[in-house]
RNA sequence: CCGCAUAUUCGGCCUAGUCCCGGCGCGCCGGGAACGGAGGAACCAAUCUUUUGGGGUUAAUCUCUGCUUUUGCAGAGAAGGAUGAGAAUACUCUUUCGCCAUCCUACCCGUCAGCUAACUUCGUCGGCUAAAGCGAAGGAGGUC
Numbered sequence: 001c002c003g004c005a006u007a008u009u010c011g012g013c014c015u016a017g018u019c020c021c022g023g024c025g026c027g028c029c030g031g032g033a034a035c036g037g038a039g040g041a042a043c044c045a046a047u048c049u050u051u052u053g054g055g056g057u058u059a060a061u062c063u064c065u066g067c068u069u070u071u072g073c074a075g076a077g078a079a080g081g082a083u084g085a086g087a088a089u090a091c092u093c094u095u096u097c098g099c100c101a102u103c104c105u106a107c108c109c110g111u112c113a114g115c116u117a118a119c120u121u122c123g124u125c126g127g128c129u130a131a132a133g134c135g136a137a138g139g140a141g142g143u144c
Stems, first nucleotide, its partner, number of pairs: 011129004018033007034124006044114001053112001054109004061078007080104005091141009
């Protein structure tokens, strides 16, 4: 000096999964706010469905082809979702649209639940990152 790996900090990203206050103790307890989910009338819907079980959370489902005894596995496509930072051109934050690129499930209830006011109830996890485009139309703040 270069490359690789690991760890930490700052920053950034996915997700509802965050913020504030108080107290004991350095992590836990209590409270508040915010965000997210479930159950649950009337009316409406359904007048059929019920092992061919059914249902829920999530963006994460479906179709086709091949393999496989099956459960499944692989590929392709569609639907849906996420990211694309910084520097240089006027600042910070943010929304939408178009194209392009990359990536994308897992779990739960337990025979049972339509919608659903009041009401009841549950959650505040976990994971990733040194990689990273172009254009258009706005909003707020601040500055001139």
A computed fold for a 144-nucleotide RNA from Aneurinibacillus soli, annotated as c-di-AMP riboswitch aptamer (ydaO/yuaA leader). Model confidence (mean pLDDT): 76 of 100. It matches the Rfam family "c-di-AMP riboswitch aptamer (ydaO/yuaA leader)". Rfam's curators write: This family represents a conserved RNA structure found upstream of the ydaO and yuaA genes in Bacillus subtilis and related genes in other bacteria. The model forms 92% of the base pairs in the Rfam consensus.